Molecule: Glycine riboswitch aptamer
RNA sequence: UGACAGAACUUUGGAGAAGCUCAAUGGAUUGAGUGCCGAAGGGGCAAAGCACAGGGUGCUAAUCUCUCAGGCAAAAGGACAAAGUGCAAACU
Numbered sequence: 001u002g003a004c005a006g007a008a009c010u011u012u013g014g015a016g017a018a019g020c021u022c023a024a025u026g027g028a029u030u031g032a033g034u035g036c037c038g039a040a041g042g043g044g045c046a047a048a049g050c051a052c053a054g055g056g057u058g059c060u061a062a063u064c065u066c067u068c069a070g071g072c073a074a075a076a077g078g079a080c081a082a083a084g085u086g087c088a089a090a091c092u
Base pairs, nucleotide, nucleotide: 001090008085009084010083011082012081013080018034020033021032022031023030024029035072036071037070041068042066043065044064049059050058051057052056
């Protein structure tokens, strides 16, 4: 230098969808059944862009999409946003 940043941490805000049915259980929950949600995570995709061995091939994304996982009163979680603190690798 990297760095107006990023990893990480703290505080605040933060949506959606059955307090469903049956059984077990002191409770948290567990098993089964149906109906739903998308904003932890995960999977998938290219009009465009880039690359190439070039009438094709490959690479690459999301708040899109799938709902595997997760979730459907509250709590917890929660993409993302704001404020604050803020390593390092590598190069010189």